[in-house]
RNA sequence: UUACGAUAAUAGCAAACCCGUCGAAAGACGGGGGCGCAAAGCUAAGACCCGCUAUGUCAGCGGGGGUCAGGCUGCCGAA
Numbered sequence: 001u002u003a004c005g006a007u008a009a010u011a012g013c014a015a016a017c018c019c020g021u022c023g024a025a026a027g028a029c030g031g032g033g034g035c036g037c038a039a040a041g042c043u044a045a046g047a048c049c050c051g052c053u054a055u056g057u058c059a060g061c062g063g064g065g066g067u068c069a070g071g072c073u074g075c076c077g078a079a
Base pairs, nucleotide, nucleotide: 004077005076012037013036017032018031019030020029021028022027035066041072042071043070046068047067048064049063050062051061052060053059
């Protein structure tokens, strides 16, 4: 350095659920919460998934990174 990754250390993030706000919905944001996470950091809509509309299996609009693959960066160091 690359790979790998723990019943290690330090720091971090925050599922379900509850409350509030927004939205027709999917869902988002804030607070509480903590199931989990070594990229659950950033990016990115190629794929995939969700809602709605029309259609009839193709398209449009909206949404999702805590879904798969990709790009960039990054803490620690047992085997």

About this RNA
A computed fold for a 79-nucleotide RNA, annotated as c-di-GMP-I riboswitch aptamer. Its Rfam family is "c-di-GMP-I riboswitch aptamer". Rfam describes the family as follows. GEMM was predicted in a large-scale screen for bacterial structured RNA regulatory elements. It was read from a public genome assembly, where an Rfam model found it.